Predicted 3D model of a 72-nucleotide RNA (transfer RNA) from Parcubacteria group bacterium CG10_big_fil_rev_8_21_14_0_10_35_15. Rfam family: tRNA.

RNA sequence: GCCGGGGUAGCUCAGUGGUAGAGCAACAUAUUGGUAAUAUGUAGGUCGCCGGUUCAAUCCCGGCUCCCGGCU
Numbered sequence: 001g002c003c004g005g006g007g008u009a010g011c012u013c014a015g016u017g018g019u020a021g022a023g024c025a026a027c028a029u030a031u032u033g034g035u036a037a038u039a040u041g042u043a044g045g046u047c048g049c050c051g052g053u054u055c056a057a058u059c060c061c062g063g064c065u066c067c068c069g070g071c072u
Base pairs, nucleotide, nucleotide: 001071002070003069004068005067006066007065010024011023012022013021018055026042027041028040029039030038048064049063050062051061052060
């Protein structure tokens, strides 16, 4: 330099046009003599960045950036 995959909640990952979710973690309450465990609930997101298409973009298109793998 070229090719492929990936960047979404604190972590691991879903979601492939119609206003973003799960598990774990965190917090609150219940339970306990007190922890843990368990149950219920709450909070947590500029969806890597900049543009474009569209009535509407995490999703499609272009550029850039970072990570992983391959080729030379």